The RNA shown here (Purine riboswitch aptamer) has 102 nucleotides. It matches the Rfam family "Purine riboswitch aptamer". Clan: Purine riboswitches. The prediction has a mean pLDDT of 78.
[in-house]
């Protein structure tokens, strides 16, 4: 001197943001295994599946049934999450990314 990479920081650009309502997804569902309780009981854990889908897959109550065995039944009420839409609100802030600085 050239090229490559590059942290903090500053600058510029773009996007997003808060709460409400509605829609879609999923039925807060299904299957399997292991363990557990027994009419004052009927539970727990793990895995899979279900969604053009991340996450979640529980809580409370009612009912039937099971004569002590290993298996449960029907139903009621209650969410979160992802995406989209509606109407309202809002930013000298925050977050993410890109460029530049270094």
């Nucleotide at each position: 001197u050239a090229u490559u990479a590059u942290a903090a920081u500053g600058c510029g650009g773009u996007a997003u943001u808060a709460a409400u309502c509605g829609a879609u997804a999923u039925a807060g569902g299904u299957c399997a295994a292991a363990u557990a309780a027994u009419a004052a009981g009927g539970a727990u854990u793990u895995g899979a599946u279900g969604u053009u889908u991340c996450u979640a897959c529980c809580c409370g109550g009612u009912u039937a049934c099971c004569g002590u065995a290993a298996a449960u039944u029907a139903c009621c009420g209650g969410a979160c999450u992802a995406u989209c839409g509606a109407a309202u609100g809002a930013a000298u802030g925050a977050u993410a990314c890109c460029g530049u600085u270094g």